A computed fold for an 84-nucleotide RNA from Amphritea balenae, annotated as c-di-GMP-I riboswitch aptamer. The sequence was found by an Rfam model in a public genome assembly.

RNA sequence: CUCACGAAAAGGCAAAGCCUGAAGUGUACAGGCUGCGCAAAGUCACGGACUCCUACAUUUAAUAGGAGUAGCCGGACUACCGAA
Numbered sequence: 001c002u003c004a005c006g007a008a009a010a011g012g013c014a015a016a017g018c019c020u021g022a023a024g025u026g027u028a029c030a031g032g033c034u035g036c037g038c039a040a041a042g043u044c045a046c047g048g049a050c051u052c053c054u055a056c057a058u059u060u061a062a063u064a065g066g067a068g069u070a071g072c073c074g075g076a077c078u079a080c081c082g083a084a
Stems, first nucleotide, its partner, number of pairs: 005082002012038002017033005036071001042077003046074003049069007
């Protein structure tokens, strides 16, 4: 230095909830508090899975298209620290 790994340390992100804002509809957006958790909870919709919408269909379900979930899993790229 690289790969693997994840003790410690310094930090990071932010589930849900609450408050404020405009709005008056608010499960959306922005900020604040708080902190479920995360070693990639950094980035990417490539594969799968799931959710929603539309069409066909018309008990379901299947099929096609679109949107979303990266904190569902896998994969790819990048990355702080350095014990065993």